[in-house]
Context: one part of a larger RNA
RNA sequence: GAUUGAACGCUGGCGGCAUGCUUUACACAUGCAAGUCGAACGGCAGCAAGGGGCAACCUGGUGGCGAGUGGCGAACGGGUGAGUAAUAUAUCGGAACAUGUCCGGAAGUGGGGGAUAACGUAGCGAAAGUUACGCUAAUACCGCAUAUGCCCUGAGGGGGAAAGGAGGGGAUCGCAAGACCUUUCGCUUUCGGAGUGGCCGAUAUCAGAUUAGCUAGUUGGUGGGGUAAAGGCCUACCAAGGCAACGAUCUGUAGCUGGUCUGAGAGGACGACCAGCCACACUGGGACUGAGACACGGCCCAGACUCCUACGGGAGGCAGCAGUGGGGAAUUUUGGACAAUGGGGGAAACCCUGAUCCAGCCAUGCCGCGUGAGUGAAGAAGGCCUUCGGGUUGUAAAGCUCUUUCAGCCGGAAAGAAAUCGUGCAACCUAAUACGUUGUAUGGAUGACGGUACCGGAAGAAGAAGCACCGGCUAACUACGUGCCAGCAGCCGCGGUAAUACGUAGGGUGCGAGCGUUAAUC
Numbered sequence: 001g002a003u004u005g006a007a008c009g010c011u012g013g014c015g016g017c018a019u020g021c022u023u024u025a026c027a028c029a030u031g032c033a034a035g036u037c038g039a040a041c042g043g044c045a046g047c048a049a050g051g052g053g054c055a056a057c058c059u060g061g062u063g064g065c066g067a068g069u070g071g072c073g074a075a076c077g078g079g080u081g082a083g084u085a086a087u088a089u090a091u092c093g094g095a096a097c098a099u100g101u102c103c104g105g106a107a108g109u110g111g112g113g114g115a116u117a118a119c120g121u122a123g124c125g126a127a128a129g130u131u132a133c134g135c136u137a138a139u140a141c142c143g144c145a146u147a148u149g150c151c152c153u154g155a156g157g158g159g160g161a162a163a164g165g166a167g168g169g170g171a172u173c174g175c176a177a178g179a180c181c182u183u184u185c186g187c188u189u190u191c192g193g194a195g196u197g198g199c200c201g202a203u204a205u206c207a208g209a210u211u212a213g214c215u216a217g218u219u220g221g222u223g224g225g226g227u228a229a230a231g232g233c234c235u236a237c238c239a240a241g242g243c244a245a246c247g248a249u250c251u252g253u254a255g256c257u258g259g260u261c262u263g264a265g266a267g268g269a270c271g272a273c274c275a276g277c278c279a280c281a282c283u284g285g286g287a288c289u290g291a292g293a294c295a296c297g298g299c300c301c302a303g304a305c306u307c308c309u310a311c312g313g314g315a316g317g318c319a320g321c322a323g324u325g326g327g328g329a330a331u332u333u334u335g336g337a338c339a340a341u342g343g344g345g346g347a348a349a350c351c352c353u354g355a356u357c358c359a360g361c362c363a364u365g366c367c368g369c370g371u372g373a374g375u376g377a378a379g380a381a382g383g384c385c386u387u388c389g390g391g392u393u394g395u396a397a398a399g400c401u402c403u404u405u406c407a408g409c410c411g412g413a414a415a416g417a418a419a420u421c422g423u424g425c426a427a428c429c430u431a432a433u434a435c436g437u438u439g440u441a442u443g444g445a446u447g448a449c450g451g452u453a454c455c456g457g458a459a460g461a462a463g464a465a466g467c468a469c470c471g472g473c474u475a476a477c478u479a480c481g482u483g484c485c486a487g488c489a490g491c492c493g494c495g496g497u498a499a500u501a502c503g504u505a506g507g508g509u510g511c512g513a514g515c516g517u518u519a520a521u522c
Stems, first nucleotide, its partner, number of pairs: 001522004006518005013369006020361001021327001026325003030322003035072003040069002043065002047063002050059003079280003088205007097197003102193008110144001112142002119134006150159003164185006172179002206252003213243003218240008255277004259270004282303005305316004333359001335358003341355001342353004372402004382393004406463001409457004416449001421443008466511005471492003477506005487494002
């Protein structure tokens, strides 16, 4: 000199854009952060409109829908950096793998069965909850049939699937429901793709030798097991190997990278925000479900802690967003909205979304603007200094002439919103001018921010300057007070009666809504 997720002191007008627990991975009150689907299912607790009834009331026929069965999601998104020096990360390669949803191709979707929740009845318990009996449905569960692909094989053979829902309809059948036809969403098997993930190798990746030897599943082989998959991954037997001064092992420290800061560069230091990967979710261990977890807001066991209890027993996990206590020099609101972007569910309408988008707080940082402009010498008054002549503050002020950014006041007022949706037309599908899909034209709706940005108007210089320094380094000097005292100080050093170095004042210098100090890095 540059820089910072900074803090402290003094000061503080406005706006834009960013950032904001670096410390206790300390403990957490409260609210919210993952739901959705009635076009899978039985139903109808509650609400509404109908219908019936004089009334109490009845009625799943309807709109819908609490709880329940079932499906998908909950493995994403969000947080933190404790652990980890290599089961990580970065780069470059590799072969023995998996893959829900999505895309493309091929084939199928036939016929049956037994349960169970909800519900009802009867209990137990303070609660959390739970027991027995009875009834019922499905895209829940289980056989049978079939098998283009698929799997196993001793090559003869053997094994293995599925589920239906919704919309529309001319002829035919049917009392009707419907059969039937068709469109669409599903379901099953299989091949390929895309993307994603698992695994292996090489190279690189902090310090210590006051750590020199380390290792028995250890190194390799065979048989077996296990996994989606290679492999001591596991196991039995056999062999005695494997690593290490090019630093093994041990100890300390640490998430890694893109990058950031600095520097002419080489390098050095760092890894906040943003992005990629990894690890973790009160501490330790374990599996279940599933395409995917050994799972932050799932389960089980053990432990510590907190809470409830009728003392028998139960409940919990903010390193999600806010917020509280504590720690600390120190770090924000228990805000708004799903309008946009994205995600989950759904055919859709739509619902959910503390992701996100916004607003709030803080000069924490960067950037921009303002605090007025011109004129004005009797060089006013006052202050300070003085050799008492004057000098300086100083065109500074006052005065005169103007302007009105920004703030305050009044009025107008956005873009971010076009998709989804409706209607017309065309094409495709089709028996069909139904339904549906695609394209095109057109119409209407939807804004948290926000009456915000921005624009216009009226008034009036009106509301807006400080901080540090002035001995040398280092730009900037005098007076008074003090008298080795009080004090200053980054280094050299000042202060003991004429202190440009302490304190105050006048003046000056530097930067300026900041300025200085401290800490840290180059």
Molecule: small-subunit ribosomal RNA, 5' domain
Organism: metagenome